A computed fold for a 1478-nucleotide RNA from uncultured Nitrospina sp., annotated as small-subunit ribosomal RNA. Its mean pLDDT, the model's own confidence on a scale to 100, is 83. It matches the Rfam family "Bacterial small subunit ribosomal RNA". NCBI's taxonomy places the organism under Bacteria, Pseudomonadati, Nitrospinota, Nitrospinia, Nitrospina. The RNAcentral record of the sequence draws on SILVA.
[in-house]
RNA sequence: AGAGUUUGAUCCUGGCUCAGGAUGAACGCUAGCGGCAGGCUUAACACAUGCAAGUCGAGGGGCAGCACGAUCUUCGGAUUGGUGGCGACCGGCGCACGGGUGCGUAACGCGUAUAGAACCUACCUUUUACAGAGGGAUAGCCCAGAGAAAUUUGGAUUAAUACCUCAUAGUAUUAUAGAUUGGCAUCGAUUUAUAAUUAAACAUUUAUGGGUAAGAGAUGGCUAUGCGUCCUAUUAGUUAGUUGGUAAGGUAACGGCUUACCAAGACAGCGAUAGGUAGGGGUCCUGAGAGGGAGACCCCCCACACUGGUACUGAGACACGGACCAGACUCCUACGGGAGGCAGCAGUGAGGAAUAUUGCACAAUGGGGGAAACCCUGAUGCAGCAACGCCGCGUGGAGGAUGACGCAUUUCGGUGUGUAAACUCCUUUUAUGAGUCAAGAAAAUGACGGUAGCUCAUGAAUAAGCACCGGCUAACUCCGUGCCAGCAGCCGCGGUAAUACGGAGGGUGCAAGCGUUAUCCGGAAUCAUUGGGUUUAAAGGGUCCGUAGGCGGAUAAUUAAGUCAGGGGUGAAAUCCCACAGCUCAACUGUGGCACUGCCUUUGAUACUGGUUAUCUUGAGUUAUAGGGAAGUAGAUAGAAUAUGUAGUGUAGCGGUGAAAUGCAUAGAUAUUACAUAGAAUACCGAUUGCGAAGGCAGUCUACUACCUAUAUACUGACGCUAAGGGACGAAAGCGUGGGGAGCGAACAGGAUUAGAUACCCUGGUAGUCCACGCCGUAAACGAUGGAUACUAGCUGUUGGGCGUAAGCUCAGUGGCCAAGCGAAAGUGAUAAGUAUCCCACCUGGGGAGUACGUUCGCAAGAAUGAAACUCAAAGGAAUUGACGGGGGCCCGCACAAGCGGUGGAGCAUGUGGUUUAAUUCGAUGAUACGCGAGGAACCUUACCAGGACUUAAAUGUAGGUUGCAUUAGCUAGAGAUAGCUAUUUCUUCGGACUACUUACAAGGUGCUGCAUGGUUGUCGUCAGCUCGUGCCGUGAGGUGUCAGGUUAAGUCCUAUAACGAGCGCAACCCCUAUCGUUAGUUGCUAACAGGUUAAGCUGAGGACUCUAGCGAGACUGCCCGCGUAAGCGUGGAGGAAGGUGGGGAUGACGUCAAAUCAUCACGGCCCUUACGUCCUGGGCUACACACGUGCUACAAUGGUCGGUACAGAGGGCAGCCACUACGCGAGUAGGCGCGAAUCUCAAAAACCGAUCUCAGUUCGGAUCGGAGUCUGCAACUCGACUCCGUGAAGCUGGAAUCGCUAGUAAUCGCGCAUCAGCCAUGGCGCGGUGAAUACGUUCCCGGGCCUUGUACACACCGCCCGUCAAGCCAUGGAAGCUGGGGGUACCUGAAGUCGGUCACCGCAAGGAGCCGCCUAGGGUAAAACUGGUAACUAGGGCUAAGUCGUAACAAGGUAGCCGUACCGGAAGGUGCGGCUG
Repeated sequence: AGAGUUUGAUCCUGGCUCAGGAUGAACGCUAGCGGCAGGCUUAACACAUGCAAGUCGAGGGGCAGCACGAUCUUCGGAUUGGUGGCGACCGGCGCACGGGUGCGUAACGCGUAUAGAACCUACCUUUUACAGAGGGAUAGCCCAGAGAAAUUUGGAUUAAUACCUCAUAGUAUUAUAGAUUGGCAUCGAUUUAUAAUUAAACAUUUAUGGGUAAGAGAUGGCUAUGCGUCCUAUUAGUUAGUUGGUAAGGUAACGGCUUACCAAGACAGCGAUAGGUAGGGGUCCUGAGAGGGAGACCCCCCACACUGGUACUGAGACACGGACCAGACUCCUACGGGAGGCAGCAGUGAGGAAUAUUGCACAAUGGGGGAAACCCUGAUGCAGCAACGCCGCGUGGAGGAUGACGCAUUUCGGUGUGUAAACUCCUUUUAUGAGUCAAGAAAAUGACGGUAGCUCAUGAAUAAGCACCGGCUAACUCCGUGCCAGCAGCCGCGGUAAUACGGAGGGUGCAAGCGUUAUCCGGAAUCAUUGGGUUUAAAGGGUCCGUAGGCGGAUAAUUAAGUCAGGGGUGAAAUCCCACAGCUCAACUGUGGCACUGCCUUUGAUACUGGUUAUCUUGAGUUAUAGGGAAGUAGAUAGAAUAUGUAGUGUAGCGGUGAAAUGCAUAGAUAUUACAUAGAAUACCGAUUGCGAAGGCAGUCUACUACCUAUAUACUGACGCUAAGGGACGAAAGCGUGGGGAGCGAACAGGAUUAGAUACCCUGGUAGUCCACGCCGUAAACGAUGGAUACUAGCUGUUGGGCGUAAGCUCAGUGGCCAAGCGAAAGUGAUAAGUAUCCCACCUGGGGAGUACGUUCGCAAGAAUGAAACUCAAAGGAAUUGACGGGGGCCCGCACAAGCGGUGGAGCAUGUGGUUUAAUUCGAUGAUACGCGAGGAACCUUACCAGGACUUAAAUGUAGGUUGCAUUAGCUAGAGAUAGCUAUUUCUUCGGACUACUUACAAGGUGCUGCAUGGUUGUCGUCAGCUCGUGCCGUGAGGUGUCAGGUUAAGUCCUAUAACGAGCGCAACCCCUAUCGUUAGUUGCUAACAGGUUAAGCUGAGGACUCUAGCGAGACUGCCCGCGUAAGCGUGGAGGAAGGUGGGGAUGACGUCAAAUCAUCACGGCCCUUACGUCCUGGGCUACACACGUGCUACAAUGGUCGGUACAGAGGGCAGCCACUACGCGAGUAGGCGCGAAUCUCAAAAACCGAUCUCAGUUCGGAUCGGAGUCUGCAACUCGACUCCGUGAAGCUGGAAUCGCUAGUAAUCGCGCAUCAGCCAUGGCGCGGUGAAUACGUUCCCGGGCCUUGUACACACCGCCCGUCAAGCCAUGGAAGCUGGGGGUACCUGAAGUCGGUCACCGCAAGGAGCCGCCUAGGGUAAAACUGGUAACUAGGGCUAAGUCGUAACAAGGUAGCCGUACCGGAAGGUGCGGCUG
């Protein structure tokens, strides 16, 4: 010091979360020791038991109990205050300290600083003086009594340092009259005179101790004052002894402290009063600090002592272990009455997550009493319990590699644990045992304690865990699990390869602890004084006026409040910090210092701020002059348009829409003409125009009023700025009363649209819109930008004024572009969002919510103010790249259009779905599956099913052993696999070779996962795109290049250009084809020559031609014309076989679809192993109510049938093609030449020439079925093809819809090949023959490319997303009612007690009892207010993978959206009016 998390990515805003420190802690796991410190945070809840305040005999009378002595004695004992002492009693001092707790208290309670000239102070210190003389009681004791007890009554007697009287006394007190002096207002101090009043106590060991009065000091207290001291304004008014005065009383003392009278004040927005919460401080935690949080332990102060009240005593209390009364509770009781107060120390119960022993001692320190010894002391000193905290120590050290075993992992080679262990040597802190032994103690005295320490011995011996290992955050693998179980602080992991769950190995961190939870500070500049913001992220009030307040121009003087400097006082100690020191160190402790940032006081300084005084003119204002405008209010008035009425002309429609209909119209509409009436609004001018504070303001004229600007400088002389509360104004809608009502027009009605249409569209139409008066007070009231002042580059429009002939200058406004700067960016930029100052308002994550409750305002609607529970980890701003749009522009493609032929209807073939089945094996499923994998399922194939069998069948290798076989032939059983039987039985150079068997190691799987993969493939798409380097721009994602203008089939090329180049694609290079040349000339060819045949390149021969197949040529917009800068273009021309890529093929960029394939193959992981492997027979893959795709054949005359005559190319062929001959109607069969093929062979059909059929279910069509055959094959039943005879189905051109094709193409005709024994081939792949039509064009459909725009999409529109309803859960509001709480008011009653009065009783008296009165705790009653809990019912809200209805928003979101308001509607919402552009 930062980090994670919003996004596809980026920057910003902004919240949430983490890393640190701390604790009186608790919980989980674990645990060796010691020192120091701390230990009921909850129930101020209730308490059994013991202890916590006594002491003094040197105050007293005395003497119960104990001891001693003495006396007596019946030896049991009795007597005796004589002694030590002393229960109870009188008396003195103490008990007001010490100890506990934090209920109450928001207060002079506390802190700090002052004051007491308004006060008190026992014991202590000191000073002065004094102590004379009397008196009467009373407790105790004794006697008698009441009572269960607590307790108590009567009588008699007695003492004192108890009580009373008298004396003495001033430097005491009071009063009066002076004097001196001082001060701070009242006054103080000193002093004189007179008058009045109050004292005492003794004890004794003769040392002393105590007593009285007065003064001083010290200590402790009391009172008053300044300043400081929590939250709420959804608490705004409070107060009657209240504020003040006079008098009196009271007090230690001032004072409304109390009473009487008089006055009417006092406090409060600088927060009174009320409510809530809370002891305050020194300090403690955190933080760089400023701050924030806390107030345990220790110290100071306060308050309290079961709850409430009251006084007494006393120096001091309204008293924790005192009293009285009332109340609640507990206990005792003989029922009549009594007793009690742990918030002292232990301890108990309860509460709680949670907090200890009914210990020892007064040895030390301190306290009380005492002359002292001493006594008391749960204060205190110690010990015990618990890792609760801080600190320290230890659990061993050195060596030790074959890197052992084990465990884990593995690429099977190894690697990790790991010098770790074992083993060797060493040490002894600690431990155990033994011994010795402190300080704390100044004379005596040691609880702690035989403790700390020291010495010796034994022996590595007694001693390591916890959390974590996806990122943040140090640390990684295996197995298990399979959105399960679980984890999680945030982000998030887990759906079969989880470094995130659980276990293990390993590692990391800390360590006698480690983690978790809770709380506080920090990080958080996330409340911002230091140190934030407000155009769009949350946030500028709708606007102005103005009060308080804050801030404020120039000069001079004065003052010294703020400010600054010096001095003084105080700021307790402890704490923090520094230094030193003591415990072996440290924690801890001691000593000294600093500091305590504060408050008070004093002396000085005077720049600045403030106060006062004086002056000034530039801020502000007044005046004058000249102008300005849709500024306001009131009145008058004008024309156009619209509607209506009347009258005329005129006739069938008008109107309205995307198209219609409702509506109007033959009772005469619409249209048109004239006149009349009415209300509302003011075309043109008119404009980034003008005016106004904003809202807003528009025909013209008049009246009244306000304002602005410039100029002049005449006047005033800081009069200013801002503005909380407050006041005024304030669009539209809306409300009230009364008018008015043409048009428009919420609601409403009807017509359409639609799945519906409570809408958009249409026809009507009421409130309203208009006027007057009164309310309302809100808008996207916006520049989403508060007001004022000053300063800071320019360019260019425009409005008003001034100067100037003009150019232009200048002042005040109003616009545009841009510099610096600012800004997250967009942008802003003298009209700032720049640089500064002043004042106000507002913000602090999203939702809940501008909601609830309360209050104020309002007639109402509602407005203003304005939360919480709960919930999420985001919500948001700007910009970027994509994708998308029922956005725009440009362009392309058999995309449409123009054509030709099909599919969809029929029958059949084939594939698929579905169904069926023992099985109908598996895969492919929009385009991009469906005559697809399959280029050929009768067995085999075959993976499927049924049944029968086998357990290593095949291949290969290594190593070892054995053997001489293997094989061949045959027979038997069986469905076969298989099993059994018979016969046969090596070579050799002797080294071995070969074969077989056997052993061991390695099998096999068409089982799963194409979502673990490689490879291969489809598609977008043969579309023109996809990128990189360097540079430049941008904070960045990214952009530029690749855009723009042209051009092209093309990111093809050219021009321009912060880009310049390059790569993969395009094109070209490759193959076929079209022309020519050349070389070569067999099996091909045959022009000329010759031979020869019925004929035939058949033969000799030839290379001319065709052809074959090598090498070349040719085409490049090269030439001409036109256009163009160029690229290029022109159905331009020439030449050419071919002309603008000549035609066709191969060739498929970056990528997309988790596209397809684990069943071609390969491969990770998982699974099976007498089976999910292997073999065999049979069956199935060929099923069949049905649906779809792809095809074939047809429906006929452009045809069918019969006969005749021609012409290809490319391929195949020896288990083959087969000429030719014979036979058969035929498929074929039997012979048989040739040919491993430019030689032989398979081998053409449409066409052409004739004949026939004549429009019909036919001489079309051929399905289906019957019969007979042929061929292949081990075998044609399931389940082959073909032939012949017979049979002769549907079908007469095919609905919605849909497919292919742009030229040698479509259409049509046949031929070949692969696979293959044969074939279900009508399929696929090739080949040639014949051979068209059409394209105006790009509006539309589909797909694609580029640019641009909007976006709330990024899984990217098959996106996102809104509201009602239904279900579950959660918190909250309202609510008849029920039930609590605290406080106040009024009335009644009223204990104890003080005070006052009275007093016939007691007392000599003082005085007391009694009685009366005032006040009061408590109790009761009453009415209201406040604040909780609960509640039938009810309201909205939030959350929850897959519910219902729609589709409101995001794109022009399909009617642009949104704001305010009003009405309406299942719901989102719709519509009206006004506003905004986001």